Transfer RNA from an Anaerolineae bacterium, 73 nucleotides, folded computationally.
The sequence is in RNAcentral, with records from ENA and Rfam.
RNA sequence: GGGUCCCUAGCUCAGCGGUUAGAGCGGCCGGCUCAUAACCGGUUGGUCGUCGGUCUGAAUCCGGCGGGACCCA
Numbered sequence: 001g002g003g004u005c006c007c008u009a010g011c012u013c014a015g016c017g018g019u020u021a022g023a024g025c026g027g028c029c030g031g032c033u034c035a036u037a038a039c040c041g042g043u044u045g046g047u048c049g050u051c052g053g054u055c056u057g058a059a060u061c062c063g064g065c066g067g068g069a070c071c072c073a
Base pairs, nucleotide, nucleotide: 001072002071003070004069005068006067007066010025011024012023013022026044027043028042029041030040031039049065050064051063052062053061
């Protein structure tokens, strides 16, 4: 220098045009227990990297920028 892929909750990830954006783990409160862990119930949580564009409608499609992984040279 060229190419491919990824960026969504504190962490790991789902969701790939349609109406409230989710799961597991975690945090908090409670139950159970002599107590802790485990287990059970409730609860908490995200301007979907960023700036634009397309569309009636964008996390989802397109482009720039930023960050990251890998391949080629």
Its Rfam family is "tRNA". It is annotated as a transfer RNA. The coordinates come from a structure-prediction model, not an experiment, and the mean pLDDT is 82.